[in-house]
Context: one part of a larger RNA
RNA sequence: GGCACACGGUGGAUGCCUUGGCAUGCAGAGGCGAUGAAGGACGUGUAAAGCUGCGAUAAGCUGCGGGGAGCUGCACAAGAGCUGUGAUCCGUGGAUUUCCGAAUGGGGCAACCCAAUAGAGCCCGUUUAGGCGGGAGGCAUACCCGGGGAACUGAAACAUCUAAGUACCCGGAGGAAGAGAAAACAAUAGUGAUUCCGCAAGUAGUGGCGAGCGAACGCGGAACAGCCCAAACCGGGCUCUACGGAGUCCGGGGUUGUAGGACCUGUAUAAUGACCCUGAGCUGAAGUCGAAGUGGCCUGGAAAGCCACUCCACAGAAGGUGAAAGACCUGUAGGCGUAAGGUAAAGGGCAGACGGGUAUCCUGAGUAGCGCGGGACCGGAGAAAUCCUGCGUGAAUCUGGCGGCACCAUCCGCUAAGGCUAAAUACAUCUGCAUGACCGAUAGUGAACCAGUACCGUGAGGGAAAGGUGAAAAGAACGCCGAGACGGCGAGUGAAAUAGUACCUGAAACCGUGUGCUU
Numbered sequence: 001g002g003c004a005c006a007c008g009g010u011g012g013a014u015g016c017c018u019u020g021g022c023a024u025g026c027a028g029a030g031g032c033g034a035u036g037a038a039g040g041a042c043g044u045g046u047a048a049a050g051c052u053g054c055g056a057u058a059a060g061c062u063g064c065g066g067g068g069a070g071c072u073g074c075a076c077a078a079g080a081g082c083u084g085u086g087a088u089c090c091g092u093g094g095a096u097u098u099c100c101g102a103a104u105g106g107g108g109c110a111a112c113c114c115a116a117u118a119g120a121g122c123c124c125g126u127u128u129a130g131g132c133g134g135g136a137g138g139c140a141u142a143c144c145c146g147g148g149g150a151a152c153u154g155a156a157a158c159a160u161c162u163a164a165g166u167a168c169c170c171g172g173a174g175g176a177a178g179a180g181a182a183a184a185c186a187a188u189a190g191u192g193a194u195u196c197c198g199c200a201a202g203u204a205g206u207g208g209c210g211a212g213c214g215a216a217c218g219c220g221g222a223a224c225a226g227c228c229c230a231a232a233c234c235g236g237g238c239u240c241u242a243c244g245g246a247g248u249c250c251g252g253g254g255u256u257g258u259a260g261g262a263c264c265u266g267u268a269u270a271a272u273g274a275c276c277c278u279g280a281g282c283u284g285a286a287g288u289c290g291a292a293g294u295g296g297c298c299u300g301g302a303a304a305g306c307c308a309c310u311c312c313a314c315a316g317a318a319g320g321u322g323a324a325a326g327a328c329c330u331g332u333a334g335g336c337g338u339a340a341g342g343u344a345a346a347g348g349g350c351a352g353a354c355g356g357g358u359a360u361c362c363u364g365a366g367u368a369g370c371g372c373g374g375g376a377c378c379g380g381a382g383a384a385a386u387c388c389u390g391c392g393u394g395a396a397u398c399u400g401g402c403g404g405c406a407c408c409a410u411c412c413g414c415u416a417a418g419g420c421u422a423a424a425u426a427c428a429u430c431u432g433c434a435u436g437a438c439c440g441a442u443a444g445u446g447a448a449c450c451a452g453u454a455c456c457g458u459g460a461g462g463g464a465a466a467g468g469u470g471a472a473a474a475g476a477a478c479g480c481c482g483a484g485a486c487g488g489c490g491a492g493u494g495a496a497a498u499a500g501u502a503c504c505u506g507a508a509a510c511c512g513u514g515u516g517c518u519u
Stems, first nucleotide, its partner, number of pairs: 001518009015504001016468002020439002022436007030427001031139002039100003042055003046078001050074002061094006070082003105114003122135005143174001144172005154161001158208001184191002195222005205213002226420003229364001233252008257398001259363004263357005272351002275349003281343003287336003293309004298305001310327002312316001318330003369393008379405001400415005455462002475503001478490004
């Protein structure tokens, strides 16, 4: 030095565990903010660095409700206290709520300075020499609507095309948004607003007819709901008036295609309602009741295991308890309970009717249409209808007008140029519940642990590692070695200390000690 065996050190794999994650479903809420938000800074405790809570009333003050013996958060010690005159704790209202931050008296290098009757500027209304009243602003995930709008890529290159009206930027809103009550479809028969799903159908089409893109009719379902203005006409106020009238505002009237309405005339006060008021009942916070097991001289540190006998069950889900508990604890099935709030029957208010006649009047104008240029539709300009509109042009008025894929006729359908509209649909930041052939600490979130932390970067930004004593701290009194140790050896605790806080198990690499064999 090698090999073997034994015993250690180091190391932290593996097994077991789970406080944390992941995913899905259902329900709720779907917003907060100048009454100062979201997010922060600084404070606040007997002592107090951090986290949590709170705000100079500062781990809190207060009303009401619950609850019933301990309590002063994480945080296990000391001290000082509180509490059946009901604390701590839980729920729900109220008060307080420094400074910064939209930040808004002025400034500023956020959490500071200056100043002192200060909501600054903007918008609307009203006043008008001032002023007064109201509103928005900012934040937050996705979903939604609108305004802008790529490229990589695919076409096996590339330009039309595609990717894609996607990503991204901006604006706006709601709990949903948008759409929506036929100037619609259809086809000789009919349907009857919109939205969403299944089919129709990868069809008809479109397309350097390449790559690709890609409907509708109709059918089956989900859900269903229809309304209000403008005008004619009537009345009133104000302004102007060449006194003929005109304009404007308010009230009535009226709302459609079988045309309807005004106007004339007759009869009547309904169905219904998405608006307002009241509001039975139901629901709803903390919470509350809730069945049934004992023994053993069995094993063990410990019984829930084993043995013996027994019980409950609308409850044998689950978790905990010194191992494995239906009957020990918390619970579970099933009941009970109410504040705020929610929902909502019935009722009241308000709105809201039906015919006949037809001379006259009304029925949405820089609109429809057309030309040019773009865009949207399944449709890339095409034979190209339909929809939107930047420029130009520019009607008709119910004997009117538009559409039915160039255009014309016949026929059919509809009534533009004003507006509103629940449900079926989309989403998942947040709250609650439930579930998992989801993970189990190199996994699962980046983060099970004081993590968007430490650390890196001028910055935008990047971004970790790190869980486990024991049933219970019983966390080792006391002694010895030693200068001393947060070091070791005894003693003691414990079932176990090779469970000693560098703590469950404790693999391998790696480093030793002893013995044997061998060179």
Predicted 3D model of a 519-nucleotide part of an RNA (large-subunit ribosomal RNA, domain I) from a Bacteroidota bacterium.
The prediction has a mean pLDDT of 83.
RNAcentral holds the full RNA, with entries from ENA.
Its Rfam family is "Bacterial large subunit ribosomal RNA". Rfam links the family to the GO terms ribosome and structural constituent of ribosome.